[in-house]
Formats: sequence, C1' cells, structure tokens
RNA sequence: AGCUCAGUGGUAGAGCAUCUGCUUUGCAUGCAGAACAUCCCAGGUUCAAUGCCUGG
Repeated sequence: AGCUCAGUGGUAGAGCAUCUGCUUUGCAUGCAGAACAUCCCAGGUUCAAUGCCUGG
C1' cells in the first nucleotide's frame, strides 16, 4: 500500500486482499510468481527524516 499493523535517524516490512500460472470437470483450498508506498499536508533541524521539533 485497497484494509489492518510493524519499523522510530541511514532509500519501508508482514498478514489479508488484487493479478498471473499450476493443481481441479468446475469452484474453494493449496503451491509458485508478480504488482502495489515519494510513509496525511506544509515548514524547521540534520550530511541524511516515516521516526526529532513547529503549525494545520
């Protein structure tokens, strides 16, 4: 992150959901893979902010 949460200074993880494939007569379950985040907004501090400070 679509939803619920983790992470608390060094380029963000999990579960569910989504998509594709396999499995099945089909559905569900299961397995494999993929996609999805400028971390509510605007300032400040800092070499560096999701994490600290201020305001909304």